[in-house]
RNA sequence: CCGCUCUCAACGGGGUGCUUAUUAAGCUGAGAUUGGCAUGCACGCCUAAACCCGCUGAACCUGAUCUGGAUUAUGCCAGCGGAGGGAUUGUGGGCGGGGCGUAA
Numbered sequence: 001c002c003g004c005u006c007u008c009a010a011c012g013g014g015g016u017g018c019u020u021a022u023u024a025a026g027c028u029g030a031g032a033u034u035g036g037c038a039u040g041c042a043c044g045c046c047u048a049a050a051c052c053c054g055c056u057g058a059a060c061c062u063g064a065u066c067u068g069g070a071u072u073a074u075g076c077c078a079g080c081g082g083a084g085g086g087a088u089u090g091u092g093g094g095c096g097g098g099g100c101g102u103a104a
Base pairs, nucleotide, nucleotide: 001097002096003095004094005093006092008090009089010088011054012053013052014051017027018026019025020024033048035046036045037044060085061084062083066079067078068077069076
């Protein structure tokens, strides 16, 4: 100096469902939460926390009002999926290689 890898930090990305019911409680999960805006209703949008993920990218989105199975119900499980997209910098440690130097 280069490559690989790990920790941490800052920054960034993301989702927030279903069911019964008068409250509330329950299911799966890492995560289903807080406070608002808009609206005739539905849909939608913003914000905060926690959680997860950042190219080793299934965190997450599209396909999807998808297909099969299960369930009271639901991306609940599997397929789709060697399909397409998708958010980075640095400190420190470890391993390996190269260069220079030295009598070693």

Description
TPP riboswitch aptamer (THI element) from an Alphaproteobacteria bacterium, 104 nucleotides, folded computationally. Rfam family: TPP riboswitch aptamer (THI element). Rfam describes the family as follows. Vitamin B(1) in its active form thiamin pyrophosphate (TPP) is an essential coenzyme that is synthesised by coupling of pyrimidine and thiazole moieties in bacteria. The coordinates come from a structure-prediction model, not an experiment, and the mean pLDDT is 77.